[in-house]
RNA sequence: GCAAAUCGCGUAGGAGAGAGCGGCACGACGAUGUGUCGCCGCCGAAGGCGCAAUUCCCGCCCGGAAACGCUCAGGCUCACGGACUACGCGCCGGCU
Repeated sequence: GCAAAUCGCGUAGGAGAGAGCGGCACGACGAUGUGUCGCCGCCGAAGGCGCAAUUCCCGCCCGGAAACGCUCAGGCUCACGGACUACGCGCCGGCU
């Protein structure tokens, strides 16, 4: 000095599913409020788990991975969160 990749930070975008029922407490005294407990019903794109199915990697097997599956956790008006994508910056390491 330099490209890719990992990771971190910032910006923008970013889905799904009951504003469910009942009790209690707080606030308020306008009820689409907040918290908690219980009861069902749902969602998958934080995280987690699993390869039985699907798909991908490998010529096949074995094996692995996933936006697949499971829903422990999380979530089901808005907000917050949010995998992932794009851009910018930086670290590490590699090369010269």
Glycine riboswitch aptamer from Salinisphaera japonica YTM-1, 96 nucleotides, folded computationally. Taxonomically the source falls in Salinisphaera japonica (Bacteria, Pseudomonadota, Gammaproteobacteria, Salinisphaeraceae). It matches the Rfam family "Glycine riboswitch aptamer". From the family's description: This family represents the bacterial glycine riboswitch. Of the family's consensus pairs, 81% are formed in the model. The sequence was found by an Rfam model in a public genome assembly.